[in-house]
Order: sequence, then C1' cells, then structure tokens
RNA sequence: UAAUUAAGCCAUCGCGAGGAGAACCUCUCGAACCUGGUCAGGGCCGGAAGGCAGCAGCCAUAAGCGGGGAGCCCCUGUGCGGUGGUUUUGAUUUUU
Repeated sequence: UAAUUAAGCCAUCGCGAGGAGAACCUCUCGAACCUGGUCAGGGCCGGAAGGCAGCAGCCAUAAGCGGGGAGCCCCUGUGCGGUGGUUUUGAUUUUU
C1' cells in the first nucleotide's frame, strides 16, 4: 500500500417488545319516567259482558361503562437479524 475479516457510525428492509389511539367482532352489566313486551295492585268507561290507559315488578335491550380477541395506525433513551455505505478502530495476510 492492497486484500480479507470483526467492531463502531449512518442508511435501508424485516421480525419482536412496551405505550397511546380510533374502528371491527364477542361477552357481562346497563333506562323511576321521556325504549319495547308482559302488565299484579289500583284507576277509568260500561246496566252487564267486557274494554281502555297504565305505575311497580319481571323480561329484552338503547346510549354507555367494563372484560376478551385478531388486525390497523402513531410513538419509543426498546431488542435482534439481513443488505449496503463511508470513515474510524482492531486483527490476519501480502507487497515495498
């Protein structure tokens, strides 16, 4: 000096980790009244037979809170790997 190799740095690609967000699926809960169904009691209409509205309760749910699921998107003093780059450092070999 040159080559090879390893590490640092930079770039890029990929996988993972942590956190935030909105949406989708699913489950529980979930309305004194302004949701529905059924409407005890009581009320109203009727001579009667019956009918009407309907509170509580019960049931089903709405908005919504919460749990779970796989992805998406964003962030990171997050981990690892592949490729490339230039320079630095080390090692080996060769040449002078």
The RNA shown here (Bacterial small signal recognition particle RNA) has 96 nucleotides and comes from Enterococcus sp. It is recorded under the gene name ffs. The RNAcentral record of the sequence draws on ENA. Rfam family: Bacterial small signal recognition particle RNA. Its family is annotated with SRP-dependent cotranslational protein targeting to membrane, signal sequence recognition and signal recognition particle, plasma membrane targeting in the Gene Ontology. From the family's description: The signal recognition particle (SRP) is a universally conserved ribonucleoprotein involved in the co-translational targeting of proteins to membranes. It is annotated as a non-coding RNA gene. Of the family's consensus pairs, 96% are formed in the model. Model confidence (mean pLDDT): 79 of 100.